RNA sequence: CGAGUUGGCUGGGCAAUCGCUGUUCUUCUUCGGAAGAGUGGAGGAAAGUCCGGGCUCCAUAGGGUAUGACGCCAGGUAACGCCUGGGGGGCGCGAGCCUACGGAAAGUGCAGCAGAGAGUAGACCGCCGAUGGCCUUCCCAGAUUUCGGUCUGGGGGCACAGGUAAGGGUGAAAGGGUGCGGUAAGAGCGCACCGCGCAGCUGGUAACAGUCUGUGGCGAUGGUAAACCCCGUCCGGAGCAAGACCAAAUAGGCCCUCUACAGGUGUGACCCGCACUGAGGGCGGGUAGGUUGCUUGAGGUGUCUGGUGACAGGCAUCCCAGAUGAAUGAUUGUCCUCGACAGAACCCGGCUUACAGGCCAACUCACCAA
Numbered sequence: 001c002g003a004g005u006u007g008g009c010u011g012g013g014c015a016a017u018c019g020c021u022g023u024u025c026u027u028c029u030u031c032g033g034a035a036g037a038g039u040g041g042a043g044g045a046a047a048g049u050c051c052g053g054g055c056u057c058c059a060u061a062g063g064g065u066a067u068g069a070c071g072c073c074a075g076g077u078a079a080c081g082c083c084u085g086g087g088g089g090g091c092g093c094g095a096g097c098c099u100a101c102g103g104a105a106a107g108u109g110c111a112g113c114a115g116a117g118a119g120u121a122g123a124c125c126g127c128c129g130a131u132g133g134c135c136u137u138c139c140c141a142g143a144u145u146u147c148g149g150u151c152u153g154g155g156g157g158c159a160c161a162g163g164u165a166a167g168g169g170u171g172a173a174a175g176g177g178u179g180c181g182g183u184a185a186g187a188g189c190g191c192a193c194c195g196c197g198c199a200g201c202u203g204g205u206a207a208c209a210g211u212c213u214g215u216g217g218c219g220a221u222g223g224u225a226a227a228c229c230c231c232g233u234c235c236g237g238a239g240c241a242a243g244a245c246c247a248a249a250u251a252g253g254c255c256c257u258c259u260a261c262a263g264g265u266g267u268g269a270c271c272c273g274c275a276c277u278g279a280g281g282g283c284g285g286g287u288a289g290g291u292u293g294c295u296u297g298a299g300g301u302g303u304c305u306g307g308u309g310a311c312a313g314g315c316a317u318c319c320c321a322g323a324u325g326a327a328u329g330a331u332u333g334u335c336c337u338c339g340a341c342a343g344a345a346c347c348c349g350g351c352u353u354a355c356a357g358g359c360c361a362a363c364u365c366a367c368c369a370a
Stems, first nucleotide, its partner, number of pairs: 002365009012335007020041009043341001047352002050350005055239004062272004068234004072086005087101001088099004102230002107228002109224002124168002126164003131161002133158003138155007176194006195218001196216005201210003243292004253283006263277004299318008336339001
């Protein structure tokens, strides 16, 4: 000086005037409220409605099966599909990042073309010439001869049968790799080392790791389960429009279907069980008003202790929105970093998505200078 990686903070400020709303106090009241003063009033994601719960109800009947979800190990947490720290695998020069990460020898399935052969896997090109076969007008030896030759063996040639999977080719992937020996030529055929399997040992809580020990020539240990499947663990449902109370009004209306040792109902499906004794549908009528649930919490902040960390505990301190057709807006002045994404509706812990500008810390790499 440039480029990156990880984590964190902020999300226009200040002043004035008017306006909205919760709550406290004072005064007044026609008891409906009105006025004044004080004080509080949207987020890091309030979004998505994707997970987990608190709470309320079904409901003081449960058990099983299927469905569904999760899937390395150990921790954290109220809990989780979340978070933290490790391990394996992959990416990156690196700081770091990603991971739908149990099982392929339980079974089934899937994988184009090329290629001889692609999961009960092979001979295309080559190589061999020991053995079987064929040839021999060339060479050697022997035997024989009517001297023209003939026969036998060897050498030599061919590569039909056969052997081979070391070399080459095809392919993303081809019967562990390198070397030496051996062989007709080859091959773990044998050996050395590496790799792999099995059994131990060492370290680690564990997942796992190993310049460890021994042993075995050694399953084509191929891929795919985010294919079906197998294994392990977990799980009732509905939801604040839940639910509770008060007031008011109407039509406890009319019709249809199933049904009486049956059937039906009982807050996910099916079966068994238990309880109860009817259940379902259509038309029509009334009310949809008020209070509550409703904000003190698995709460925030500061500090200390423990822990690598998520986090836990102690002490101190604070109260920090409760609207209900839906509250925080408008105007003016000024400052500069010129302002993004975007509004609670029962509450909380997460994940995911969106985000202009500004600030801070640590770490990595490249270049230059001393």
Annotation: Predicted 3D model of a 370-nucleotide RNA (Bacterial RNase P class A) from Biformimicrobium ophioploci. It was read from a public genome assembly, where an Rfam model found it. The prediction has a mean pLDDT of 80. Of the family's consensus pairs, 94% are formed in the model.